[in-house]
Annotation:
The prediction has a mean pLDDT of 76. Predicted 3D model of RNase P RNA and transfer RNA as a complex of 466 nucleotides.
């Protein structure tokens, strides 16, 4: 100098000015109310506020207990309110290395699948080849038949341990030595996953569970548009009060009948007409549910910062200190100046100056703990390569 | 704010459950029949399944993350 790897921090600062918004206090106006105006003071986005992928708080609904079904998680030990998160360690894999990745229980409980190719894809199998036996005649490096064989060829992602020797007709863990693995047992270390060592058994068993499944553990449902309170107009529900008029007849009366008028309804496009009803409908008033709207839930919390102690760490504990958005047609902004940062050019020489340009991703909406994704700038540790001394 | 579905050829859709190398219709291109067009017949081209990573011998299909589009929920008194 280049390439890489792990981690940390920041997300410009100060002032002026014009606004927006929450709270407190004061003043003031009116139609005295969920009211308006104004002054002062205090506060006003994030590391991800995002995706809504997990876990909780909180609220309502459901619920005796247990089981089935369904969903999720899956090395060990710890941390935590909890988690699929985090830390440390173990096994496996990748990288020259710093370091990184790991859904990492079970395929020897059962079922399924393994296309094409290949003889055969799982109770192993005989295409070529190799070997033995029998028969034939054209007597050969031949043909046919019945067998043995996984050592060789070829296929495939994958072919039933590997190398060598013995053995055999040819071969084969068929036997032996060494190596690899598996199972059982023992010794030592570790809380544990597991690690190191030894003995025995020829035991050699394909892959796939992010296929069904088995094992262990966990899980009730819905989300602040949950839920609680106040409550207009209109419509609808319930209660109470008012509630036909006149004449005649009968009757002691209550009341009944007839006629006229009125009201409401049916027939009907409308009027007339006709029928029915007059305790039916209507008016007034009260009550409860409840919509618009408003209030609340709402921000003091598994909280932030500093410091000390315990722990490898995640994290926990003690003390001190602080209060730090709360909107809903959804505030948190614009402009100017100075300084700082980055990039380029020039003067110029190791310290600056001048000019020009640039500054990302993105924005709370009940609240926390994580994960994931997007993204600016700087710093530190470590690794590899090259050059110079 | 919360919940759910979809993405495959220029367009509209199958295939995803049960993994085995992707089809159908319209459109497009070529040829034939016609004087030409339409129409009909015969033949053909065009995709890496929204993107990235993982599991697997093998992924449109299974798993995770991500991008985009669409739908539902306020309250029916």
């Nucleotide at each position: 100098g280049g390439a890489g790897u792990a981690g940390a921090u920041c997300a410009a600062a100060u002032g002026g000015u014009c606004g927006c918004u929450g709270g407190a206090a004061g003043c003031u106006c009116u139609u005295u109310a969920a009211g308006g105006g104004u002054u002062u003071c205090c506060g006003g986005a994030g590391g991800a506020a995002a995706g809504u992928c997990c876990g909780a708080g909180c609220a309502c609904c459901a619920c005796a207990g247990g089981g089935c079904a369904g969903g999720g998680u899956g090395g060990u030990c710890g941390c935590u309110a909890a988690c699929g998160g985090c830390g440390a360690c173990u096994g496996g894999g990748g990288g020259u290395g710093a370091c990184c990745c790991u859904a990492a229980g079970g395929a020897a409980a059962g079922u399924g699948c393994c296309g094409c190719a290949g003889a055969a894809a799982a109770u192993a199998u005989a295409c070529c080849g190799c070997c033995c036996c029998g028969c034939g005649c054209u007597u050969g490096u031949c043909g046919c038949g019945a067998g043995g064989u996984a050592a060789g060829g070829g296929u495939g992602a994958a072919a039933a341990g590997g190398u060598g020797a013995g053995g055999u007709a040819a071969g084969a863990g068929c036997u032996c030595a060494c190596c690899a693995g598996u199972a059982u047992c023992c010794c030592g270390g570790g809380u544990g996953a597991c690690c190191g060592g030894g003995a025995u058994a020829g035991c050699u068993u394909g892959g796939u569970a992010a296929a069904c499944c088995c094992c262990a553990c966990c899980c009730g449902g819905u989300g602040c548009a949950a839920g609680a309170c106040c409550a207009a107009a209109u419509a609808g529900g319930g209660g109470a009060a008012c509630g036909u008029g006149g004449a005649g007849c009968g009757g002691c009366a209550a009341c009944g009948c007839u006629c006229c008028a009125a009201a409401a309804g049916g027939c009907g496009g409308c009027c007339c007409g006709u029928c029915u009803u007059u305790c039916a409908g209507g008016u007034u008033u009260c009550c409860g549910g409840g919509u618009a709207g408003g209030u609340u839930g709402c921000u003091u919390g598994a909280g932030g910062c500093g410091u000390c102690c315990g722990g490898c760490a995640a994290c926990g504990g003690g003390c001190g200190u602080c209060c730090c958005a709360g909107c809903u047609g959804a505030a948190u902004g614009g402009c100017c100046a100075u300084u700082g940062c980055c990039u380029g050019a020039c003067u110029g020489u190791u310290a600056c100056g001048u000019c020009a340009g640039g500054a990302a991703c993105a924005g709370a909406a009940c609240u926390c703990g994580g994960c994931u994704u997007a993204u600016u700038a700087u710093c530190u540790g470590c690794u590899c390569c090259g050059g110079c001394a | 704010c919360g919940g759910g579905a979809c993405g495959u050829a220029g367009c509209g859709c199958a295939g995803u459950u049960u993994g085995g190398u992707a089809g159908c219709g319209c459109a497009c291109c070529u040829g034939a029949a016609u004087g030409g067009g339409g129409u009909u017949c015969a033949g053909g081209g065009g995709g890496c399944c929204g993107g990235a990573g993982g599991u697997u011998c093998a992924a449109a299909u299974c798993c995770u993350c991500u991008c985009g589009u669409c739908c539902c929920g306020a309250c029916c008194a």